[in-house]
RNA sequence: GCCCUUAUAGCUCAGUUGGUAGAGCAGACGCCUCUUAAGCGUAAGGUCGCAGGUUCGAGUCCUGCUGGGGGCA
Numbered sequence: 001g002c003c004c005u006u007a008u009a010g011c012u013c014a015g016u017u018g019g020u021a022g023a024g025c026a027g028a029c030g031c032c033u034c035u036u037a038a039g040c041g042u043a044a045g046g047u048c049g050c051a052g053g054u055u056c057g058a059g060u061c062c063u064g065c066u067g068g069g070g071g072c073a
Base pairs, nucleotide, nucleotide: 001072002071003070004069005068006067007066010025011024012023013022019056028042029041030040031039049065050064051063052062053061
């Protein structure tokens, strides 16, 4: 230098053919318990890496850039 892959909640990851972003764990609050742990419930938590484009509508499609991983030279 070229090619492939990946980036979504604090962490690990889903997200189907483009149609209002989800789960588990952690953390918060509550229930239970003499107490703790375990168990149960509730709510909160996201500019979907960045910048553009297409579209009535983009996490999803297209382009560029950045970071991680891999391959070729």